[in-house]
Annotation:
Model confidence (mean pLDDT): 78 of 100. FMN riboswitch aptamer (RFN element) from Ferrimonas futtsuensis DSM 18154, 146 nucleotides, folded computationally. It was read from a public genome assembly, where an Rfam model found it.
RNA sequence: AACUAUUCUCAGGGCGGGGUGAAAUUCCCCACCGGCGGUAUGUCCCUUGCAGGGAUGAGCCCGCGAGCGCCUGCCAUUAGGCAGGGUCAGCAGAUCUGGUGAGACGCCAGAGCCGACGGUGACAGUCCGGAUGAAAGAGGAUAGGC
Numbered sequence: 001a002a003c004u005a006u007u008c009u010c011a012g013g014g015c016g017g018g019g020u021g022a023a024a025u026u027c028c029c030c031a032c033c034g035g036c037g038g039u040a041u042g043u044c045c046c047u048u049g050c051a052g053g054g055a056u057g058a059g060c061c062c063g064c065g066a067g068c069g070c071c072u073g074c075c076a077u078u079a080g081g082c083a084g085g086g087u088c089a090g091c092a093g094a095u096c097u098g099g100u101g102a103g104a105c106g107c108c109a110g111a112g113c114c115g116a117c118g119g120u121g122a123c124a125g126u127c128c129g130g131a132u133g134a135a136a137g138a139g140g141a142u143a144g145g146c
Stems, first nucleotide, its partner, number of pairs: 003144008016030004032125001033115002035064004042056005059113002067091002069088001070085006095111005117129003
């Protein structure tokens, strides 16, 4: 140092303009946003340097998270509400074209596409709510560990 245990902290962004209407941040036109880990032909830094090292690098490539569902318990028994489990039946989004190159679904250019559940004067990625929650994970501390 790896690793193990305990513990602490942190861990999501976005409706601006116009139209219709009694009513829309929900519809229509234009706009805006992009969690976590992996992958790497990009970019930046250190270096004399082709080597080497460091940082960063995908919403739509692979996987994960929350959410819905499901199961269990309690309450209610018409509907449903609350608590627990956390993958358990299941749901869980979306990309092409051209270019460069040894190699690209990641780079460059262009054109597209996607976004839980409940609520609502009218259908919501952006408003309100569960949520001062949970969590993929990130970083630290302490002890063990050669």

It matches the Rfam family "FMN riboswitch aptamer (RFN element)". Its family is annotated with FMN binding in the Gene Ontology. The source organism's lineage runs through Bacteria, Alteromonadales, Ferrimonadaceae, Ferrimonas and Ferrimonas futtsuensis.